[in-house]
Predicted 3D model of a 72-nucleotide RNA (transfer RNA) from a Bacillota bacterium.
RNA sequence: GCUUCCGUGGCGCAAUGGCAGCGCAACGCACUUGUAAUGCGUAGGUUGUCGGUUCGAAUCCGACCGGGAGCU
Repeated sequence: GCUUCCGUGGCGCAAUGGCAGCGCAACGCACUUGUAAUGCGUAGGUUGUCGGUUCGAAUCCGACCGGGAGCU
């Protein structure tokens, strides 16, 4: 340099054009002599950035940034 894949809460991942969800972690409450475990609940995201398409974009298109793999 070329090809290809990925980027979504603190972490690991879903959501294949129609109000962004799950698990773990965190916090609160219950339970317990106390802790853990368990149960119930709460909060946490301008979906890597900037444009474009569309009535509507995490999703489609382009450029850029970052990371992985392969080739040279």
Rfam family: tRNA. Its family is annotated with triplet codon-amino acid adaptor activity in the Gene Ontology.